[in-house]
Order: sequence, then structure tokens, then C1' cells
RNA sequence: UCAGCAGGCCGGGUGGCCGCCCUUCCGCGAAAGCGGGGGGGAGGAAAGUCCGAACUCCUCCGGGCAAGGUGCCGGGUAACGCCCGGGAGGGGCGACCCUACGGAGAGUGCAACAGAAACAUACCGCCCGCUUCGGCGGGUAAGGGUGAAAUGGUGCGGUAAGAGCGCACCGGCGGGCGGGUAACCGUCCGGCCGUGAGAACCCCACCUGGAGCAAGGCCAAAUAGGGGGGCAAUGGGGACGCCCGGCCCCGUCCCCGGGUUGGCUGCAUGAGGCGUCGGGUAACCGGCGUCCCAGAGAGAUGGCCACCGCCCACCGUUCGCGGUGGGUACAGAAUUCGGCUUAUAGGCCUGCUGAGCGC
RNA sequence: GCCCCCGUAGCUCAGUGGAAAGAGCAGCGGUCUUCUAAACCGCCGGUCGCAGGUUCGAUUCCUGCCGGGGGUA
Repeated sequence: UCAGCAGGCCGGGUGGCCGCCCUUCCGCGAAAGCGGGGGGGAGGAAAGUCCGAACUCCUCCGGGCAAGGUGCCGGGUAACGCCCGGGAGGGGCGACCCUACGGAGAGUGCAACAGAAACAUACCGCCCGCUUCGGCGGGUAAGGGUGAAAUGGUGCGGUAAGAGCGCACCGGCGGGCGGGUAACCGUCCGGCCGUGAGAACCCCACCUGGAGCAAGGCCAAAUAGGGGGGCAAUGGGGACGCCCGGCCCCGUCCCCGGGUUGGCUGCAUGAGGCGUCGGGUAACCGGCGUCCCAGAGAGAUGGCCACCGCCCACCGUUCGCGGUGGGUACAGAAUUCGGCUUAUAGGCCUGCUGAGCGC
Repeated sequence: GCCCCCGUAGCUCAGUGGAAAGAGCAGCGGUCUUCUAAACCGCCGGUCGCAGGUUCGAUUCCUGCCGGGGGUA
């Protein structure tokens, strides 16, 4: 210098004019309200609503069966399908990255076409025997051919030809020993009884009740407590998959119609932010200090102008820069958090890798 | 805001691991008719919403996006 890898961060600034929402103070006013001053006012994703929770209601305690989810091991966390660390497998020269990664030796089902054969098999070939010389019987998965996949791979021995038939190495399986919390790794012995697929049913382990702030609570207003239907007293209903038992409450449930369609609360101090110290490889946890930081209710946070900043292109250049033109994203709170995913102009910082050149 | 459902030919729908995805209507051409309609015959027409993954193989199974529709005081 070029090409890359990983992690973290920012994502416009100042001023003027006109406006918006919340809140507080002052003045006027009987009140509604009006005028003036002060303070606060979007994001890293506020988004998708994909996971997990808080909170609230459903009387809900136990058991069984379904249904759904998660899936290497350990840790973190309120919890998680998230995060951190490790193992194994795969990719890259490398920094490093990716992985739905339990079980196919419990069972069932599937594997189109091609191929002799897809899980139980000899089409061609090879070998042996017989032969009427056309073939027939037997052995053989080493060779050919088909296929995504063909019965462990390579070599030597062995054999009629072959074959884990025997041996060495590799692979995989089972058992022992050693290391590790574990996943797993190393080593020794035995023996190759066997294809793929679990994002097919399934098995194993663990987890899961439903609804959602338009949940729910209070006040005010309104009103005729209207019409129809189901179940019926060793009964019916109540947790919104089914069944059983228990407890508690009560006549209960459904449909149609009518009235009200206002206010307060939930709702802004929280698994909270920042700084510092300590523990931990890390995620994260703990102590101390400090701060209060949007809250509408059809939904505010905006518009215009000027200057500056940043980036790109072109032109000029005394290489310091100057001029002209263009661009400055994605997007926007609605009960609140923790994550994931997706969108994003432009830019900054730190560490590392490979190649080339110079000293 | 919250909670659900759907996406296959121009339209309405089948197909839910196996060749090169079908049906009806519509469109085009032909037969019949004096002509048209109907009827009959033939043809055309598909990124299976998009991207990635699992698998030998994906419209189908899984994940993430995109678009559309519905319910709810």
C1' cells in the first nucleotide's frame, strides 16, 4: 500500500420566524377560559409482533390422557427458542466463521425413475462341476453397469475364484482403564449383523392453563332491568382441549333488542440509566455514589430560511486548497421490560490476518 | 394498539414429498350455421408471493421476510 477478519460506537450542529403536546408559576375572571414566564418532549431499531416475562382477570387444589414446544455439555438470567464459555462436525492459506448437533441396535411407514437387486437380492463377468455344447446346477459382492445411496476403505497374505477368511493401518461399534463437573478425549482388548432419512410417525428427557391494558378497578351518566331458547334438583353451571376427584359460590348459560357512549386510574421509580470499585475467562453478579429522563388518548415532538459540518462527481491548483453541482439514510413511542429478526445515506475507534514493497 | 387467517394460470379453486403441477370459467383457432349464441374438437397460459435451509428430490417440511383479508371498546 492492497485485500480481508472480529468487536465496539456515532448516526448531524448553531441561530431566527411561525406552530404542536405535557407540566408548573403569575395575572385577569364567578366559572369556562384567556394572556404571559419557566421546565420537559422519539429510536438504535420506537418496526415485524417471532420468542420469553412482569401486571391484571377468569373460584382453581390434585391426578390421568391428549396437544404443542425445546433438544451436544456446563454456566448466566425473573424467564427464554436469548447470551457466554467449552466439545464435536464442516468451511477458509489465515485472522476467523457456520451448525435444528438426543435416539435409525424399540417399533411402524417411505425411498419415484433407473437398476438383477433398495434390505433382502447374482444381470454381465469370474471360478468349479455336469453337458445333447444350446445351456444347467453351485460358489463368489474382487471387477463391469444402474442409481442420491449397493452391504466398511487401502495394502499384503490366502483361495478353484473370492470373501474380515487372516494380518497391518484407518473408520465405525461394544467393553475396560486413565483424564475432564460434563459434552468428550486418549489408550487397550474384542469383533465388522449391516443403507439413507427423525425439519416422517414415533421413543427418551425437560417445559407449557386461557385471555390480553380495547386486561382490569373506581366514579358519573343512562335504563324497562325487554323478548326468545337450553339445562333441570341423588341436578346444572363456573379454567375458554377431554375425563375424574376435591373445595367454594349460585339458579345458571346462550342468542336477539334497547340505553349510555363522559371522567379518573392502571401509566411512567423501573428485573432503571450513568460513574466507580470488587468477583468472574466471559455472559453476568455484588457494593458505593449520583440522576429522574416523553406520556397523547384518533393520537404532540413539525414547517420555512440562513450559516457550518460530512460524503460524492467535475473543473482549477502555487498540492496548502478553492469553485460549481448533487446528496445527508432507515424510520417514528401508545401498558411495560429482556431478547431475536429485519431496514439503515455516511462515518469513527480498537485488536488481528494474508500478500507485496522499503529500511 | 392487540389477536388470528390466507397467498397455485386472467378469475374461482384442487393437488400436501416423486417425472415436465391440474380442473372449471375466460382467451385464441377450427367444425356446425345465412350469421351469432349454444354444442363439439384442439391450443395458449404458471419465478406455485420472495429468500434461505432439510432431503437424492420441495407447491408440500422448517426458518426469516413481503403482500392481502378478518375479528376485537